[in-house]
RNA sequence: AACGUGCUCCGGGGUCGGUGUAAUUCCGAACCGGCGGUUAUAGUCCGCGACCCGCGCGCAACCAGUUGGCAACAACAGGUAGCGAUCGGUUGAUCUGGUGAAAUUCCGGAACCGACAGUUAAAGUCUGGAUGGGAGAAGCACGAA
Repeated sequence: AACGUGCUCCGGGGUCGGUGUAAUUCCGAACCGGCGGUUAUAGUCCGCGACCCGCGCGCAACCAGUUGGCAACAACAGGUAGCGAUCGGUUGAUCUGGUGAAAUUCCGGAACCGACAGUUAAAGUCUGGAUGGGAGAAGCACGAA
């Protein structure tokens, strides 16, 4: 001291008003932006996570069989939905001017995007799955070229 193993902890933000029987969902004006990377700092570049979908695999539950057996039971195979991990699929949005060695990342200007379900009115901001999960961050211990 690279690295390895184990453990601990952290790990998502955002609203007011108006109209109306009813809207934090419409209208007006606001506000928010996970993680890693990038010769220079990113919601919009590259990749990842979560949500959603799927093949096969594993687990356990139910249904209905085949064979052997006096029976208890054993073996084999099929269907349905559920859970789990791997893998695969899908997954939104930016241009421009300036500075500079270098920036779609900084400064100026003007834009754009935001899963699913619920709701007496249509949701990035309310409620819910979620006191969940997780990309990853930090620390400790032991070992150790």